c-di-GMP-I riboswitch aptamer from Neobacillus rhizophilus, 85 nucleotides, folded computationally.
The prediction has a mean pLDDT of 76.
C1' cells in the first nucleotide's frame, strides 16, 4: 500500500410505532423508542428504480402525460474508523 475476514473492545447510526411541529401530499424535523446497520456516512443538478400531485393538460370525474417534490435503510456512485489474515 492492496486484498479478504470479522464485529471483540471503544464508540456511531437509529426501522416500525406514538407525540409534537411543518408540508397540498410523498414527505421532513425534534423528542420516547430499537427493527436492524461494517458504511444505516455523503450524493437525488450526473445513472436506474420507487413515492407523491398544490400546478398545467384533460369539458367533468378517473387514468395517462408535462413539470415540479421527495426517497440515500432499493441498486448503484463516491469517500472511510478499528481489528485479524
Nucleotide at each position: 500500500u492492496u486484498g479478504a475476514u470479522u464485529u471483540a473492545a471503544g464508540g456511531g447510526c437509529a426501522a416500525a410505532a406514538u407525540c409534537a411541529c411543518u408540508g397540498a401530499a410523498a414527505g421532513g424535523u425534534g423528542a420516547u423508542g430499537a427493527c436492524g446497520c461494517a458504511a444505516a456516512g455523503c450524493u437525488a443538478u450526473a445513472g436506474g428504480g420507487g413515492c407523491c400531485u398544490c400546478u398545467g393538460u384533460g369539458a367533468u370525474g378517473g387514468a395517462g402525460c408535462a413539470a415540479g417534490g421527495c426517497c440515500a435503510g432499493c441498486c448503484a456512485g463516491c469517500u472511510g474508523c478499528c481489528a485479524u489474515c
Overview
Its Rfam family is "c-di-GMP-I riboswitch aptamer". Rfam describes the family as follows. GEMM was predicted in a large-scale screen for bacterial structured RNA regulatory elements. Genes associated with GEMM are involved in a diverse array of functions, including chemotaxis regulation, signal transduction, secretion and chitin.